[in-house]
Context: one part of a larger RNA
RNA sequence: CUGGGCGUAAAGCGUACGCAGGCUGUCGUACAAGUCGGGUGUGAAAGCCCGGGGCUCAACCCCGGAAUUGCGCCCGAGACUGUGCGACUUGAAUGCGGGAGAGGGAAGCGGAAUUCCUGGUGUAGAGGUGAAAUUCGUAGAUAUCAGGAGGAACACCUGUGGCGAAAGCGGCUUCCUGGCCCGAUAUUGACGCUCAUGUACGAAAGCGUGGGGAGCAAACAGGAUUAGAUACCCUGGUAGUCCGCGCCGUAAACGAUGAGUGCUAGCUGCUGGGAAUGUUUACCGUCUCAGUGGCGAAGCCAACGCAUUAAGCACUCCGCCUGGGAAGUACGGCCGCAAGGCUAAAACUC
Numbered sequence: 001c002u003g004g005g006c007g008u009a010a011a012g013c014g015u016a017c018g019c020a021g022g023c024u025g026u027c028g029u030a031c032a033a034g035u036c037g038g039g040u041g042u043g044a045a046a047g048c049c050c051g052g053g054g055c056u057c058a059a060c061c062c063c064g065g066a067a068u069u070g071c072g073c074c075c076g077a078g079a080c081u082g083u084g085c086g087a088c089u090u091g092a093a094u095g096c097g098g099g100a101g102a103g104g105g106a107a108g109c110g111g112a113a114u115u116c117c118u119g120g121u122g123u124a125g126a127g128g129u130g131a132a133a134u135u136c137g138u139a140g141a142u143a144u145c146a147g148g149a150g151g152a153a154c155a156c157c158u159g160u161g162g163c164g165a166a167a168g169c170g171g172c173u174u175c176c177u178g179g180c181c182c183g184a185u186a187u188u189g190a191c192g193c194u195c196a197u198g199u200a201c202g203a204a205a206g207c208g209u210g211g212g213g214a215g216c217a218a219a220c221a222g223g224a225u226u227a228g229a230u231a232c233c234c235u236g237g238u239a240g241u242c243c244g245c246g247c248c249g250u251a252a253a254c255g256a257u258g259a260g261u262g263c264u265a266g267c268u269g270c271u272g273g274g275a276a277u278g279u280u281u282a283c284c285g286u287c288u289c290a291g292u293g294g295c296g297a298a299g300c301c302a303a304c305g306c307a308u309u310a311a312g313c314a315c316u317c318c319g320c321c322u323g324g325g326a327a328g329u330a331c332g333g334c335c336g337c338a339a340g341g342c343u344a345a346a347a348c349u350c
Base pairs, nucleotide, nucleotide: 004321005320006319007304008303012318014201015200016199017198021194022193023192025088026087027086028085029084030083031082033081034080035077036076037075038074039073040072041071042070049065050064051063052062053061054060091191092188093187094186095185096183097182098181099180103177104176105175106174107173108172109171110154115149116148117147118146119145120144121143125136126135162169163168206247207246208245209244210243211242215241216240220236221235222234223233258317259316260315261314262313263312266295267294268293269292270291271290272289273288274287275286278284299306300305323350324349325348332343333342334341335340
């Protein structure tokens, strides 16, 4: 390379957008580049293969044929691919009417709780644990009442529920804003799918700078435990956690399952819409579209399991894998303030 694979054995990029590239609906027509058929020229000789012959055989040599799967030219075919033109509506999109939602950004507001401060009541303990101690408290703690300050997070509602491409999103109100679903119909007329490079987004931790700091809490200190205890438990406690701006670009970034399209039994729950109809016109049942769960037929699978939300049956495009360790390391390059990230071996060894 051919081939075989990627839920759990090695293997789906964290996610999306998207140039090039690859692939691309239905009908007609023209061309004949690809494709197919025939002819012709060429495809040196030797060699290989087949037949025959010569050295006593063979190796070796000689003659003839075949092959040389290729390329050029000519003639022809017109299904498929391609190209041009014309047409179409089912893919795609737009307009119209409705709908649900923690989708995103900004500003403002609210209550509960913790902590701290001030004052009142009040007195000897409080706190903490398996038990204790460190710790706090007669300079009045803990408890309780009133007032104030400040930061962070939003109980119940809350759901196997909803939204988002993923990361993720949850008090209330307002403003700005993205996507999605349903219904009827009109318009455009293949405008589509995927996507190397690229670009954007991307939890937590971490970094820079300026704020903020209630609670929590790496590091750290102390008290315990213990043979020891650089831990688990306790008392404290700084970065950090929060906000603005700028970096970082990773994760068991998981459904460990790339995206798109079509096809292939059902039963049942939930969410959002729609329809006519049976109609006791509230409502229920039936049907239907989109989403989200459970169970299961065929089929698939090494098994577990998956099963119209496929891991089934097919097609298109991308990414990735090729024994374990060394190693996601070294070196080099690119990126980063750094931490480090991305790309990515070999010796050696089993």